[in-house]
RNA sequence: UCCCGAGUAGCUCAGCGGCAGAGCAAACGGCUGUUAACCGUUAGGUCGUCGGUUCGAAUCCGACCUCGGGAG
Numbered sequence: 001u002c003c004c005g006a007g008u009a010g011c012u013c014a015g016c017g018g019c020a021g022a023g024c025a026a027a028c029g030g031c032u033g034u035u036a037a038c039c040g041u042u043a044g045g046u047c048g049u050c051g052g053u054u055c056g057a058a059u060c061c062g063a064c065c066u067c068g069g070g071a072g
Base pairs, nucleotide, nucleotide: 001071002070003069004068005067006066007065010024011023012022013021018055026042027041028040029039030038048064049063050062051061052060
């Protein structure tokens, strides 16, 4: 320098044009003599950044940033 992949909640990841979700973790409550386990509820997101396409973008297109892999 070139090619490929990844970037979404604190963590691990789903979601591939039409409402942003799950598990774990957290907070609160239930249960228990207490803790753990178990059960319930709640909160938590400018979907890496900036543009473009579209009635509508996490999703499609372009550039850039970060990380990983490969070629030279």
Background:
The prediction has a mean pLDDT of 83. Predicted 3D model of a 72-nucleotide RNA (transfer RNA) from Patescibacteria group bacterium UBA1875. The sequence was found in a public genome assembly. It matches the Rfam family "tRNA". Rfam links the family to the GO term triplet codon-amino acid adaptor activity.